SAM riboswitch aptamer (S box leader) from Marininema mesophilum, 107 nucleotides, folded computationally. NCBI's taxonomy places the organism under Bacteria, Bacillota, Caryophanales, Thermoactinomycetaceae, Marininema. Its Rfam family is "SAM riboswitch aptamer (S box leader)". About the family: The SAM riboswitch is found upstream of a number of genes which code for proteins involved in methionine or cysteine biosynthesis in Gram-positive bacteria.
RNA sequence: CUCUUAUCAAGAGAGGCGGAGGGACAGACCCGAUGAAGCCCGGCAACCUACCCGAUCAUGGAGGUGUGGUGCCAAAUUCUGCAGAGUAAUUCUCUGGCAGAUGAGAG
Numbered sequence: 001c002u003c004u005u006a007u008c009a010a011g012a013g014a015g016g017c018g019g020a021g022g023g024a025c026a027g028a029c030c031c032g033a034u035g036a037a038g039c040c041c042g043g044c045a046a047c048c049u050a051c052c053c054g055a056u057c058a059u060g061g062a063g064g065u066g067u068g069g070u071g072c073c074a075a076a077u078u079c080u081g082c083a084g085a086g087u088a089a090u091u092c093u094c095u096g097g098c099a100g101a102u103g104a105g106a107g
Base pairs, nucleotide, nucleotide: 001107002106003105004104005103006102007101008100013041015040016039017038021031022030023029025081026080027079028078042073043072044071047069048068050065051064052063077099082096083095084094085093086092
């Protein structure tokens, strides 16, 4: 980098360093010197792993702990980006898809 698969409306500090940017891309709309990114500490969660429990003939389901490996900690993956349905409607609502993010597996 490519492919497969699962999930994406919950959750997470009024700490330290740092100094202007950030929210993938485009448009919109937002966040930011009452301090952005990044780093540290802290925290959330439970995808993989480990352990506990132990349905079953069996494979170990449901549940639990959070040891180890990631991940995550404004707004629904901030909204829309393509197609379809409803609607008087370029509005609004809904469904599916594309794209993206993360885990696990494969090349």
The coordinates come from a structure-prediction model, not an experiment, and the mean pLDDT is 84.